[in-house]
Overview: The RNA shown here (transfer RNA) has 76 nucleotides and comes from Candidatus Bathyarchaeota archaeon RBG_16_57_9. The sequence is in RNAcentral, with records from ENA. Rfam family: tRNA. About the family: Transfer RNA (tRNA) molecules are approximately 80 nucleotides in length. By type it is a transfer RNA.
RNA sequence: GGGCUGGUAGUUCAGGGGUAUGAAUGCCUGGCUUGCAUCCAGGAGGUCGGGGGUUCAAUUCCCCCCCAGUCCACCA
Numbered sequence: 001g002g003g004c005u006g007g008u009a010g011u012u013c014a015g016g017g018g019u020a021u022g023a024a025u026g027c028c029u030g031g032c033u034u035g036c037a038u039c040c041a042g043g044a045g046g047u048c049g050g051g052g053g054u055u056c057a058a059u060u061c062c063c064c065c066c067c068a069g070u071c072c073a074c075c076a
Base pairs, nucleotide, nucleotide: 001072002071003070004069005068006067007066010025011024012023013022014021018056027043028042029041030040031039049065050064051063052062053061
């Protein structure tokens, strides 16, 4: 330098045009307990990596860029 995969809640991820739709875990509050843990109920937490385009509508489709992983090539 080229190909491919991925970037979404604090973390690990799912979802893949109808306007943050979600899981697990973590965090907070309450219940339970002498207390802690477990368990139960509720809650907060998201510019869906950045910019642009298409569209009535983009997290999703297209282009460019950034980051991570992987394979190949080149140089030494």